The RNA shown here (c-di-GMP-I riboswitch aptamer) has 88 nucleotides and comes from a Pseudomonadota bacterium.
Rfam family: c-di-GMP-I riboswitch aptamer. Rfam's curators write: GEMM was predicted in a large-scale screen for bacterial structured RNA regulatory elements.
NCBI's taxonomy places the organism under Bacteria, Pseudomonadati, Pseudomonadota.
RNA sequence: AUCUGUAAAGGGCAAACCCUGGCGCAAGCUAGGGUACGCAAAACUUCCGAUCUGAGGGGCUUUUCCUUUUGAUAGCGGGGUUGCCAGA
Numbered sequence: 001a002u003c004u005g006u007a008a009a010g011g012g013c014a015a016a017c018c019c020u021g022g023c024g025c026a027a028g029c030u031a032g033g034g035u036a037c038g039c040a041a042a043a044c045u046u047c048c049g050a051u052c053u054g055a056g057g058g059g060c061u062u063u064u065c066c067u068u069u070u071g072a073u074a075g076c077g078g079g080g081u082u083g084c085c086a087g088a
Stems, first nucleotide, its partner, number of pairs: 002088004012039002017034007037075001043081003047078003050073003056068004
């Protein structure tokens, strides 16, 4: 350096739910605490696909729906970058 892996050792993260405070139209995000579904990259990154959202714009059958755009999900896949330990 590459590949394989989480048996061991040291650890890490935190789904859902609950409490307190906040951001956003929304999806959702966020600080602290409890808790622990799970994860060998559940670390970072929207480049590709997928799903979700719709303030505003447009259309329409005008309390609806569609579409576009803004955004969201990295714990939905793929890609890129970085990384502990062990073995080969």